[in-house]
RNA sequence: GGUGUCGAUCAGACAGCCGCGGCGUGAAAGCGUCGAGGAAAGUCGGGACACCACAGGGCAAGGGUGCCGGGUAACGCCCGGACGGGGAAACCCGAUGGAAAGCGCAACAGAGAGCAGACCGCCUGGGACGUACCACGUGAACGCCCCCGGUAAGGGUGAAACGGUGGUGUAAGAGACCACCAGCGCUCCCGGAGACGGGGGCGGCUAGGCAAGCCCCACCCGGUGCAACGCCAAUCGGAGCGAUGACGCGGCCCGCCGAGCUCCAGGUAGGCGGCACGAGCCGGCCGGCAACGGCCGGCCCAGAUGGAUGGCUGUCCAGGACAGAAUCCCGCUUACAGAUCGGCUAAA
Numbered sequence: 001g002g003u004g005u006c007g008a009u010c011a012g013a014c015a016g017c018c019g020c021g022g023c024g025u026g027a028a029a030g031c032g033u034c035g036a037g038g039a040a041a042g043u044c045g046g047g048a049c050a051c052c053a054c055a056g057g058g059c060a061a062g063g064g065u066g067c068c069g070g071g072u073a074a075c076g077c078c079c080g081g082a083c084g085g086g087g088a089a090a091c092c093c094g095a096u097g098g099a100a101a102g103c104g105c106a107a108c109a110g111a112g113a114g115c116a117g118a119c120c121g122c123c124u125g126g127g128a129c130g131u132a133c134c135a136c137g138u139g140a141a142c143g144c145c146c147c148c149g150g151u152a153a154g155g156g157u158g159a160a161a162c163g164g165u166g167g168u169g170u171a172a173g174a175g176a177c178c179a180c181c182a183g184c185g186c187u188c189c190c191g192g193a194g195a196c197g198g199g200g201g202c203g204g205c206u207a208g209g210c211a212a213g214c215c216c217c218a219c220c221c222g223g224u225g226c227a228a229c230g231c232c233a234a235u236c237g238g239a240g241c242g243a244u245g246a247c248g249c250g251g252c253c254c255g256c257c258g259a260g261c262u263c264c265a266g267g268u269a270g271g272c273g274g275c276a277c278g279a280g281c282c283g284g285c286c287g288g289c290a291a292c293g294g295c296c297g298g299c300c301c302a303g304a305u306g307g308a309u310g311g312c313u314g315u316c317c318a319g320g321a322c323a324g325a326a327u328c329c330c331g332c333u334u335a336c337a338g339a340u341c342g343g344c345u346a347a348a
Base pairs, nucleotide, nucleotide: 004344005343006342007341008340009339010338012316013315014314015313016312017311018310020035021034022033023032024031025030037322041333042332044331045330046329047328048327049225050224051223052222062221063220064219065218066217067081068080069079070078071077082096083094084093085092086091097216098215102214103213104210105209119155120154121151122150123149125147126146127145129143130142131141163181164180165179166178167177168176182206184203185202186201187200188199189198190197191196229273230272231271232270237264238263239262240261241260245257247255280299281298282297283296284295285294286293287292
């Protein structure tokens, strides 16, 4: 350098001018400072927070998770390991408890798909026909066809056909029997924290698959979401007072309307909070294989609601993608031009 594989990082940079939002300062003009992402996305999983419900425990129902150990606030996430599969390797993939509790299911093909089956083939027996040997006939033999059976070795179908190889045996065959191997159940020993791995003995000779079908087992789970929720609070409503005016009346009393003021209730419009210091970020050291944890030091990093984060110019570079906060955090998934760095691999 090239092959493959795994991981990490960046996401145009700099300068000038104009502009937008938050905060601080200022009487103002202005000045200072901060201003999207690795996914801000999908809203899929887990939480924080808020209100409602239950307010203790158990059972049932419903939903979820599912090898082992660890991490975490928690998870269906992450790390390490076991087992199975792929690859020459690095490495990658796996919802991976239980199918000798019970029920159920299995398209197409195929003879037969669950205590299966006889299409081709193989074989005993019976029958018809033919052939050559023979002088002829009969019988036998061979061939072929049909029938009754046997068989599960071989062929064929299938994702899957009731262990594999060799032998004995048989008419042909068959765990029918035997040896070895694989696998299963029980049991013992050894290693491991465990999943599991290694070995010995006994048994019966083979038990099939699917639990992202019901089910069984173990563990977990209340509901709604910041349009949560809290505070203030017009208009409207109730009570009291009520200048003046006006209605009804011939006049008076009485009654009704009444701007405004005070108090009260409710909480709509609207406003404010929730809402940006947090399971925070950066660096160092220590523990741990790692995920991660601990200690020390430093930093403050958008917070709108008519919803900001932009535009122009210049220089550099070949190029500049996917995409934009709306309560917050941890994950997963999906989208993504180009570039850089590092670990590992050695088949061609």